Predicted 3D model of a 1496-nucleotide RNA (small-subunit ribosomal RNA) from a metagenome.
The RNAcentral record of the sequence draws on SILVA.
RNA sequence: AGAGUUUGAUCCUGGCUCAGAUUGAACGCUGGCGGCGUGCUUAACACAUGCAAGUCGAGCGGUAGCAGGCGUAGCAAUACGUGCUGACGAGCGGCGAACGGGUGAGUAAUGCAUCGGAAUCUUCCUAGUAGUGGGGAACAACCUGGGGAAACUCAGGCUAAUACCGCAUACGACCUACGGGUGAAAGCAGGGGAUCGCAAGACCUUGCGCUAUUAGAUGAGCCGAUGUCGGAUUAGCUAGUUGGUGAGGUAAAGGCUCACCAAGGCGACGAUCCGUAGCUGGUCUGAGAGGACGACCAGCCACACUGGAACUGAGACACGGUCCAGACUCCUACGGGAGGCAGCAGUGGGGAAUAUUGGACAAUGGGGGCAACCCUGAUCCAGCGACGCCGCGUGUGUGAAGAAGGCCUGCGGGUUGUAAGGCACUUUUAGUGGGGAUGAAAAGUCUAGGGCUAAUACCCUUGGAUCUUGACCUAACCCAAAGAAAAAGCACCGGCUAACUCUGUGCCAGCAGCCGCGGUAAUACGUAGGGAGCAAGCGUUGUCCGGAAUCAUUGGGCGUAGAGCGCGCGUAGAUGGCUCUAUAAGUCCGUUGUGAAAGUCAAAGGCUCAACCUUUGAAAGCCGAUGGAUACUGUAGAGCUAGAGUCCGGAAGAGGCGAGUGGAAUUCCUGGUGUAGCGGUGGAAUGCGCAGAUAUCAGGAGGAACACCAAUAGCGAAGGCAGCUCGCUGGGACGUGACUGACACUAAGGCGCGAAAGCGUGGGGAGCGAACAGGAUUAGAUACCCUGGUAGUCCACGCCGUAAACGAUGGGCAUUAGGUGUGGGAGGUGUCGACUCCUCCCGUGCCGUCGCUAACGCACUAAAUGCCCCGCCUGGGGAGUACGGCCGCAAGGCUAAAACUCAAAGGAAUUGACGGGGGCCCGCACAAGCAGCGGAGCAUGUGGUUUGAUUCGACGCAACGCGAAGAACCUUACCUGGGCUUGACAUGUCAGUGACCGCCGUGGAAACACGGUUUUCCUUCGGGACACUGUCACAGGUGGUGCAUGGCUGUCGUCAGCUCGUGUCGUGAGAUGUUGGGUUAAGUCCCGCAACGAGCGCAACCCCCGUCCUAUGUUGCCAUCAUUAAGUUGGGGACUCAUAGGAGACUGCCGGUGACAAACCGGAGGAAGGUGGGGAUGACGUCAAGUCAUCAUGCCCCUUAUGUCCAGGGCUACACACGUGCUACAUUGGCGCAUACAAAGGGCAGCAAUACCGCGAGGUGGAGCAAAUCCCAUAAAGUGCGUCUCGGUUCGGAUUGGAGGCUGAAACUCGCCUCCAUGAAGGUGGAGUUGCUAGUAAUCGCAGGUCAGCAAUGCUGCGGUGAAUACGUUCCCGGGCCUUGUACACACCGCCCGUCACACCACGAAAGCGAGUAACACCCGAAGCCGGUGGCCUAACCGCAAGGAGGGAGCCGUCGAAGGUGGGACCCGUGAUUGGGGUGAAGUCGUAACAAGGUA
Repeated sequence: AGAGUUUGAUCCUGGCUCAGAUUGAACGCUGGCGGCGUGCUUAACACAUGCAAGUCGAGCGGUAGCAGGCGUAGCAAUACGUGCUGACGAGCGGCGAACGGGUGAGUAAUGCAUCGGAAUCUUCCUAGUAGUGGGGAACAACCUGGGGAAACUCAGGCUAAUACCGCAUACGACCUACGGGUGAAAGCAGGGGAUCGCAAGACCUUGCGCUAUUAGAUGAGCCGAUGUCGGAUUAGCUAGUUGGUGAGGUAAAGGCUCACCAAGGCGACGAUCCGUAGCUGGUCUGAGAGGACGACCAGCCACACUGGAACUGAGACACGGUCCAGACUCCUACGGGAGGCAGCAGUGGGGAAUAUUGGACAAUGGGGGCAACCCUGAUCCAGCGACGCCGCGUGUGUGAAGAAGGCCUGCGGGUUGUAAGGCACUUUUAGUGGGGAUGAAAAGUCUAGGGCUAAUACCCUUGGAUCUUGACCUAACCCAAAGAAAAAGCACCGGCUAACUCUGUGCCAGCAGCCGCGGUAAUACGUAGGGAGCAAGCGUUGUCCGGAAUCAUUGGGCGUAGAGCGCGCGUAGAUGGCUCUAUAAGUCCGUUGUGAAAGUCAAAGGCUCAACCUUUGAAAGCCGAUGGAUACUGUAGAGCUAGAGUCCGGAAGAGGCGAGUGGAAUUCCUGGUGUAGCGGUGGAAUGCGCAGAUAUCAGGAGGAACACCAAUAGCGAAGGCAGCUCGCUGGGACGUGACUGACACUAAGGCGCGAAAGCGUGGGGAGCGAACAGGAUUAGAUACCCUGGUAGUCCACGCCGUAAACGAUGGGCAUUAGGUGUGGGAGGUGUCGACUCCUCCCGUGCCGUCGCUAACGCACUAAAUGCCCCGCCUGGGGAGUACGGCCGCAAGGCUAAAACUCAAAGGAAUUGACGGGGGCCCGCACAAGCAGCGGAGCAUGUGGUUUGAUUCGACGCAACGCGAAGAACCUUACCUGGGCUUGACAUGUCAGUGACCGCCGUGGAAACACGGUUUUCCUUCGGGACACUGUCACAGGUGGUGCAUGGCUGUCGUCAGCUCGUGUCGUGAGAUGUUGGGUUAAGUCCCGCAACGAGCGCAACCCCCGUCCUAUGUUGCCAUCAUUAAGUUGGGGACUCAUAGGAGACUGCCGGUGACAAACCGGAGGAAGGUGGGGAUGACGUCAAGUCAUCAUGCCCCUUAUGUCCAGGGCUACACACGUGCUACAUUGGCGCAUACAAAGGGCAGCAAUACCGCGAGGUGGAGCAAAUCCCAUAAAGUGCGUCUCGGUUCGGAUUGGAGGCUGAAACUCGCCUCCAUGAAGGUGGAGUUGCUAGUAAUCGCAGGUCAGCAAUGCUGCGGUGAAUACGUUCCCGGGCCUUGUACACACCGCCCGUCACACCACGAAAGCGAGUAACACCCGAAGCCGGUGGCCUAACCGCAAGGAGGGAGCCGUCGAAGGUGGGACCCGUGAUUGGGGUGAAGUCGUAACAAGGUA
C1' cells in the first nucleotide's frame, strides 16, 4: 500500500466482498511446563447454609460461663464458699458502624469533565488560648410477678457511671434595639517525697480524656460558565411558572416554602416530548483528523426486594439500622410473627457463556483500645478455566543401500527423503532424591544516654542486649543420578491468497467470504499422497475500527452516472468596497495556575529473558489568571466614490391588463342553378343523398383561431406572449452629466406567480374532440384507420400547484486567444445624399485556442480559473410507497420511512450482430422466357406404423436415388435357435505332445464332434522352426460418448474479403491503414489521404477444349501413283488424327468518354477480344454442423459375453404422409420397312467375332484380342416410304395368368431377362414450387464403375440435334461496402413487460381483543416531619405550699407513598378478512418497450 466482482472488450460512476488489528468472548478439534494478568457482558431473577463490624473492664453496675488463687470440710478424690486475680456472657455508656466491599437499575442533568465562585458545616488529627468548681434526679442490668406458640412484652422494686439535668464561672464565642443579654465541662489510669487523714483518700505529678474557642488540615454541602447521544413523522412549553417585597426554613445563597404584587420565563443557536445511556481518566482502531467503546485498575455519581418517610449522628434520609405501604418467601398453636447476597464463597434459574460453600491476618490498610491485643471474605495467598499476553520444551549432530511402506508414473522413474532406521551426543522441562534464600520490620522484656518532673516513678526518644512472629511453602533458586526417555496439533492448497496430483461421486451428495464450483476426465464436493501456513494452539462465529476519499474539516460531488427547488420577491442568518481614529472580542507572543494517580511515549533499573514491575522525564494541543502586539476580522466613530441606486434624453419590443374592431376559412340556415352520386380508405364499409346531397352562386347566423410578414428574430423571472386600433401599465439596453453615499450579494422559514389536464358556479359552443356508438382490420382488436360524437377546448369568477416546468446546467462578482452571423443603442471615417467601412456597450446564435471532462462534449452566454450564499445527492428494487402530519371540494399534492430482497443497477464510448433504418452494388434473386415438379402408375429414399428383428447413421437451405460405385446366402452390424471360451485374429511365457494341413466315413440344419487314413524341415544332437493341448499375461467389441478428440467433409461461398509489422491518434477497448472520389468479376487498378509497407485470399502460374506451327508416323490417315469386295495391300507424311514441344490475346493498335489517371464504350485486325469456354484450386472464420459404423484415438462399459462360429429369418413388412426420379397422357405422335452420322470408355476367373439352333431371352462353338490392330458395338433422335386419325385409341403401359432363358450351392420369402395373353390409372395436373442466359435449356441415345447375377428409371462420364428471353433493379431471397439506431453480445430463433394461476416471505389496513408507559382530574389517605391543642399524664429546675416553667401521650390540620375511579394521549402484541410488494422450476394469456420495435 491494495485486491475481486457489472462488459464481448473499455473507461468511469457505484455498491457488495476480502486481506489487517482487536476481544471480559463463545463453539469445534487438539493439548507438555511455567510466569503475569483475567473470569455472570444474560435475570437490578429468586436465594438454603456459613462467614463479611466490631471494640473498649484504663467509663459503669457487675460475675452467667472458663481458669487460677485463697478459705472451710475431708486421708484423698472431691464438695462448698469467696469477684481476690486473669478475664468476661448479657446490660448501661463511649467510639465505630456514613469507611472498606458490591452493582449500574435509574439518570440526558439535582449527573459527569474542565475552570472559576461565595452565603457554609466539619467527628477523629495538628497548633494555639482559656478552663475542667459544686450539686441533683433517674433508667437498664438484677430481683419479683404477669401475658404470649413464638417474636417478644407488661407491671412493680433496687442500683452505678466519662449516661442524664440544673447551679457557679466566661479569655474567647453567639445574639443585640448597642443599653445589654445568653450559653460549658467528666472523669479514668500509673507513680509518689514532704504534709494532712483512723482508713478510703486528700494533695502533687505524668499520661489519656472532657469543655469553650481560634487557626489549619481533611472531608462534605451550595452556585456559575463551557462541553456532554439520536429523533422535527415531537413546534410550541411553562401558574411556584419568571421576577419583586416580606416572612418562614436550612449548616449555608436561593420559589427551597408561604402571603401579596407584577406578567413574566424558555424555544428553530432546537424548548417541550419520545427513545437510548451511569460520566470520566482511559481502551481498541486509525498516518492523522476521526470513529467505536467505558470489562479489569483509578476518580465522581446513583442504587441496596419495590415505593415513601424521617430518627440518631460531625457526617445517612443509612447494603448487613428504624417506621409505613406493596409484592414475594418462610414459621405459626391461625391469634400473630420473621426476612432481604447488586459483600465473600455457594445454590437454583436464565444463557452460547464466566471459578472454591479454600488458607491467613505473615505483609499492606481499616475500626476499637494506653497497650497487649481483638475484629477485618478489605487485603495477601492458594484452587479451577489455553480466557489473554509472555517465555521454554517436545531433542542435537552424523547418516544414500537414496531401505521398506505409501502415493504418482510417460513404466524409465519420481516423491515422501537425511526424513526414518543405524552410529555418536545432550538432559532444558516434567518425574525422583537432597539442599535452600528474600518477603520481618516492629511490638514485648532488660538496659545506657537525653527530655518531662520535686522524682532515680510513669511516659517519650536514641542506642545496645534478649526473646519471639510466614498463610503462601512439597514455593524461587541450587545440586545429584537415570534416560531420547513423558510431550503436536489445527485449518488451508480455483482466483483474491502462500500451497497439486490421484481416486470416488456425476447439477447427486455436497462446498461457498465475494466471484462462483458439481450435469463422467472436478487442482473448487468426499478420501488419500504431497505441499504451503500458524503452532500449544489452530480454525469458526460474533463485536468494533481500518481499508471506505463509501458523509469528504483534513478529503467528494450535482449537463448525460444518484444529485440545481418550476420561477421570482424578500425575513432571520452567512458574506461584504476605499481612507482615518479608537477599542482589543476573535487572532498572535511571553509569564503563571491547573490539567489526580495509573495508563501511552522516552531513559534507566529489577525479576536468567520477556510479559510484568519500579524510578525519573516528557507529553497531556484544553481551561483559568495576567502582561504585551494591533496586520487582518469584529465593534464604535468620522469621511470617500470605483459597488448599488435616483433623475434626464432619444429609440426597440408577440412584456402585461382592459375596451373596441377586421378579413380569410370551416360549419349551419335561407334562396337560386343543377343531377346521382357524395364521402372515405391500403382496399372497403358504417354515414350523407331523388324528401334533391356533393358541386356552384347569392344572402344571413355564430363561435374560435389569426395565413403571408416570420427569422439559429424580439420581449418577459419563469410559465409564456402573434390580426389591427385605443387607453392604462411593468421591465431592460444605450447616451449624458448631476445627486445619494455601501444603501450590496445570497437567501432557511415566509409570501407571490406558475403550461396542460382536472374541479366548482354561471355563460358560450363553429371547428376539433377523451368517454361512448357504429364500420373496418385481426386468431382476437375494449387499439392503430374510417363515420359520428358527449365532457372539454372559449369567457367570467374561484380552486388545483403539478410537467422531459429542460440549457435535464441555482444566483452574484471578477479574470482568461480569436473568427463569423444577427437584434438594440452610441460614436467615427466618408458622401450632395443613400450605402459601405471602423470602434464601443448590451442581447442572441455558430465555429474554435488554452483549460476542464469518464467520455460525449463545454469553451467570455463555461461544464475554464477564483471568491460568497442557498438548494440537493450517498448502490438497485421495495418507493416517491406505507403510517403520521399539513394543504385541497375532490382528484390529489407536500413532507417521507422500514421490513424484505439482489450483486449488481447505471453513464459514456468501442467492436460486432441485428432493424418491417438509409445509401451504393452484385447474384437465374426477381422480372422476361423455355422445360418441369405438385395430379396418375411405377421405381427409389424417408417418416410413421407394424414386427421376434424390420441393424445403424444422416433432419431447414447444407437429411430424404444420402453413407450404399449395387442386402437371395455372404455382405450384416439386427432377430430366433444351436455351439465355443486364451477364443475367428496378434505377441509373449511355462508345461506337455509330435505333427499340422489334406482326404474318406458317421452324426448333425450347419458350426462342430468322433473315427480312419496319410504325413515334416534344420541341427553344433543341447535344441530350434512349425503345429496341437493346457496355464498365465492378454485378445476381441459396427458397445457408449462426434458435447473429450485427430483426420476427412458439408455450408456461408469462388462471396471479396480476413489480418499483421512499424508509425500516428485515443486514458482505454480500439481507430487509422481497409475510409473517401472513380473503376472492376474482384481490397482489380488509379487518384487522394498519418500513414508506409507486408501476409493469407482475388488474378496469374496447372489441366481440358478452340487456331496455327514444328518433330515423329503405328495398330492411326489416304491427296497424288498402283491394287482390292474393303486403306485390303504396296507406297506416301501432304491432310485427319495421335503423341510431345512451341506460337497466339497484351486493352497491344485506332477513335471517343474520363481528371493528362485507372478504366469504360466503339472499331480494326484475328481462329479466338477484353477473366475466350470449362475444370482443378475454397482466405480468417461460422454452424459444440456431419462422421467414434472408413480409419485413428482418450475415457467409460462387456469378458462362458455387448466377444466368436453356424443355420434360418430380417434389413424387401404396409392403412398412410413426404422427397427425388422414370414412363406417360399422344399426330412436332404411335407402329412397320429401309437407311445415315458419334464421342468417350471397358475387356483374360475377361470381351468375344464369323457360323449353326431358338419367335426371343439365349444356347452350341470358339477365330481374334492384355487391345489407336480384336471384341463389347446395330448409336438414337434424324432421313425416306407406308400405315393409324382424336377414339382411353394401333396412346399409355401398370397389374395379373401362362410358358421359358440366364447367373448362382440355392431365385419361396426376395433377382434379372424373353415370349404369349391381360390392358389399370392417366386426356398436361390446386395452392405452391424447381432448374436454366448458349453449344446453355430441352431432347436423343452410348459407355463405365460397383457386380456371379440384379431390382440402375440411380450415379459418373460421352457425344448427337439444338432453342427462347433478359425492358430493367421497384419488389421476394441471399450476399458485399459505407452510414445510422439499439435496453442485443448464446448476438432478433435476441431481449423483454403486465395480468392471471400456484408456493413461500416480510409489511400495511381492519370490527376488535390484550398488555405497557407517562401525565391529568377527583376520591381515599399509611408512616412521618411540621403546625395547633380544651382536657389528660408528668423525675431533675423555680417555689414554704398551692402551683409554675418545661416535657409527653392522645386528638385535630397541611403535606403525603401505594391504592381507587374517570376521560383522553403515546406505544407494543394479536386479529376473521383484505391490499399491494418481494422471491420462486421449463405454468397461462397476449406483445407494451429496445431497430422508424412495425401507431417514434